[in-house]
RNA sequence: GUAUGCUAGACGAUCGCUGGUCCCUUAGGAGACAAGAGGAAAGUCCGGGCAGUGUAGAGUAGGACAGUCGCUAACGGCGACCGGGGGUGACCCUAGGGAAAGUGCCACAGAAACGGUACCGCCUAUCUAUGAUAGGUAAGGGUGAAAGGAGUAGUGUAAGAGACUACAGCAACGUAUGGUGACAUACGGAGAAGGUAAACCCUGUCUACUGCAAGGAGGUCUGCACAAAAAGGCUACUCGUCUGCAGGCCGAUAUCCGCUCGAGCGUUGCGGCAACGCAUCGCCUAGAUAGAUGAUCGUUACUGACUAUAGGUUAGACAGAACCCGGCUUAUCGGUGUAC
Numbered sequence: 001g002u003a004u005g006c007u008a009g010a011c012g013a014u015c016g017c018u019g020g021u022c023c024c025u026u027a028g029g030a031g032a033c034a035a036g037a038g039g040a041a042a043g044u045c046c047g048g049g050c051a052g053u054g055u056a057g058a059g060u061a062g063g064a065c066a067g068u069c070g071c072u073a074a075c076g077g078c079g080a081c082c083g084g085g086g087g088u089g090a091c092c093c094u095a096g097g098g099a100a101a102g103u104g105c106c107a108c109a110g111a112a113a114c115g116g117u118a119c120c121g122c123c124u125a126u127c128u129a130u131g132a133u134a135g136g137u138a139a140g141g142g143u144g145a146a147a148g149g150a151g152u153a154g155u156g157u158a159a160g161a162g163a164c165u166a167c168a169g170c171a172a173c174g175u176a177u178g179g180u181g182a183c184a185u186a187c188g189g190a191g192a193a194g195g196u197a198a199a200c201c202c203u204g205u206c207u208a209c210u211g212c213a214a215g216g217a218g219g220u221c222u223g224c225a226c227a228a229a230a231a232g233g234c235u236a237c238u239c240g241u242c243u244g245c246a247g248g249c250c251g252a253u254a255u256c257c258g259c260u261c262g263a264g265c266g267u268u269g270c271g272g273c274a275a276c277g278c279a280u281c282g283c284c285u286a287g288a289u290a291g292a293u294g295a296u297c298g299u300u301a302c303u304g305a306c307u308a309u310a311g312g313u314u315a316g317a318c319a320g321a322a323c324c325c326g327g328c329u330u331a332u333c334g335g336u337g338u339a340c
Base pairs, nucleotide, nucleotide: 001340002339003338004337005336006335007334009300010299011298012297013296014295015294017036018035020033021032022031024029038318042329043328045327046326047325048324049323050211051210052209053208057239058238059237060236062207063206064205065204066203067081068080069079070078071077082096083094084093085092086091097202098201102200103199104196105195106194119141120140121137122136123135124134125133126132127131151167152166153165154164155163170191173188174187175186176185177184178183215257216256217255218250219249220248221247222246223245224244231243232242233241264283265282266281268279269278270277271276302316303315304314305313306312
């Protein structure tokens, strides 16, 4: 230099706060015990659990994604590999389906940016002749990220041109071998093709909406309807399908549940390159509700600053749970391990 982890000061004392267990109690409370923020608790950007909204379902639109094989509850995530690009290298980056369905676009410069053209040049003819006009050419020059795109030699021609020939090379495609596969290597190869899909579009796969302030936990009475229709229910549309509707009173505006035992965490072993999976043993580790997780003192480690140089004074990254998980992204003073 490259890659990838770990950590996020330590110990003690005193006073508090939150919920838990035990115990006492005059039911108000008091006491004891152990526990009490993060690697991102953040952004709320993806995915899932859970809950509610139709009893299900189909189609269209919209949206997301896009090499292959795996992992996973799932993913737009992760792992390994393939192709492309970068680096001397360890390694890094990759919005990586289709341009031979159609449409559009290709700045500036340039004659022309894709079926239409000629600025210089080359060739021919004419003329008022170091030039002009008309025609031919697309080899050479010039412009540009890119110029109808086939390199070399020859034939050919007024000059030229894959116009033609030979050789070389090449895309689609075919065959063989290797690989689960993307693909790689070798051989052959009708034939002559600009780029852009982070433009429309086409193809394939997935896809309801709302979020724990979700949601759940009572009693009773009245009116209308009880055929159809209307209305309403999945919150873009269509079909389909389902449903009786509205109001009053008491109680309450609070409390409880949801709420933290979970795709949970750790040890060991096995399988796998890995992501991860299986088995085994052990552990319980915040649950507040306007929000507890704190304050002070002492000793001490590291780093920085200041100064009277005493081992004196002072400072300590980003940040703080709010239903729970898996990811991604962003912020972060320092310290430290491993591999290459």
Predicted 3D model of a 340-nucleotide RNA (Bacterial RNase P class A) from a marine sediment metagenome. Of the family's consensus pairs, 97% are formed in the model. Its mean pLDDT, the model's own confidence on a scale to 100, is 76. The RNAcentral record of the sequence draws on MGnify.